RNAcentral holds the full RNA, with entries from ENA and SILVA.
Predicted 3D model of a 357-nucleotide part of an RNA (small-subunit ribosomal RNA, central domain) from a Patescibacteria group bacterium.
It matches the Rfam family "Bacterial small subunit ribosomal RNA".
The organism belongs to Bacteria candidate phyla, within Bacteria.

[in-house]
Context: one part of a larger RNA
RNA sequence: UUGGGCGUAAAGGGUCCGCAGGUGGCUGUGCGCGUCGGGAGUUAAAUGUCGGGGCUCAACUUCGACACUGCUCUCGAUACGGCAUAGCUCGAGGCCGGGAAAGGCACACGGAAUUGCCGGUGUAGUAGUAAUAUGCGUUAAUAUCGGCAAGAACACCAAAAGCGAAGGCAGUGUGCUGGAACGGUUCUGACACUCAGGGACGAAAGCGUGGGGAGCGAAAGGGAUUAGAUACCCCUGUAGUCCACGCCCUAAACGAUGGAUGCUAGAUGCUGGGAGUAUCGACCCUCCCGGUGUCGUCUAAAAAAGCUAACGCAUUAAGCAUCCCGCCUGGGGAGUACGGCCGCAAGGCUAAAACUC
Repeated sequence: UUGGGCGUAAAGGGUCCGCAGGUGGCUGUGCGCGUCGGGAGUUAAAUGUCGGGGCUCAACUUCGACACUGCUCUCGAUACGGCAUAGCUCGAGGCCGGGAAAGGCACACGGAAUUGCCGGUGUAGUAGUAAUAUGCGUUAAUAUCGGCAAGAACACCAAAAGCGAAGGCAGUGUGCUGGAACGGUUCUGACACUCAGGGACGAAAGCGUGGGGAGCGAAAGGGAUUAGAUACCCCUGUAGUCCACGCCCUAAACGAUGGAUGCUAGAUGCUGGGAGUAUCGACCCUCCCGGUGUCGUCUAAAAAAGCUAACGCAUUAAGCAUCCCGCCUGGGGAGUACGGCCGCAAGGCUAAAACUC
C1' cells in the first nucleotide's frame, strides 16, 4: 500500500467557525478533458510464457512466436464525471408574523440565613464526639430581644423540565445582545456538506497586578484515635474560594458514541409552535412540525426488522447507504527523553528509541 477498525477490547479531535482541498440537487444545449471502442506506431537486450533445437537428461543454453506495462498519433461514441452556457425549486439562505427558554453581557434591587460589632434581659456553662479533649465562657459566654455592618449564595417553585456549539447556565427587574422552533398565498436560485493548516471559545485547580474576605477551607498548629497515625473524627486556621483586568488550556472536557444528508414497524410521557373540532371563551379531544425521555419480568401482548463478541443499540442507531475530517495497529519503557513551538511559572502541544515480557 491492499485491507480491517474506533459505545465498553487499541482508537472520535474538549467545542465551534472556517481558507485551501475533497465531495455535490433537478432539466436542456454545446465541447469531447477524463471515460469507452476501432486502427497505426513504439514499447533495446536480458527476464517471463508457448513451441522447436543443443550439451547422454536436467539446471543451463539457443532460435522463433507471444505476452507484459505504458506512451504517441488517428478515427469514432457522449450515458456518467468535468468544463461552458441557459433555466428550475425540493437543498441552503433571506424576508414577514406571533410565541417559548437558568443562552450571553451590564446595571439596579430583594428577602432568609451566617458571622462580627453596639445595646437590653439573664447566669454558668457552652461547643464538640462513638466517647473525650483541645477550644470558647464570670473582662458575663451559650440562650434571647432590638439595632448596625459585611461578604457570599439564591430555600420553596424544581421536573426523566428548559436553554446553549461545547465548557456551562437558576432570587427579581430593566437595558443591550446571540441562537433555535413554529406559521406564511413572500424573495434569491445550488448560494451546499465537510474541513488539513489557521482562528475563537473552553469546568475546576493554578499564576500575575489591584481590590475584597462572611461562611467554607488545601497548607499549618493543637486535641483525640492508634503499636505508630505525617490520615479518617474534633477545635483553630493561611492561600484559595468572590470581583476587575491579563494569563494558563487541562479533565471520566462522557452519550467513554465526529459532522452532514437520505432511507428503514411501533407504543407511551414531557416540552415549544401550529391547524382542526368544540365552546360565549378556555380546557378536553384529533392531526402536523421541532426538541427531550422511556419501552424490564412472567406472558396472549409491551420494542419489529436489522446490527453486535457479548452487553446492548434500535427514527436521538451502535440499522441500511453516500461524502468529508480525526484517530488505532501487542503490554511495559512513555504520553516519557531529545528537539521544536507556546507559557511569568506550574506546565501544555508535538513525540521517539534502547531495553524488556
Model confidence (mean pLDDT): 84 of 100.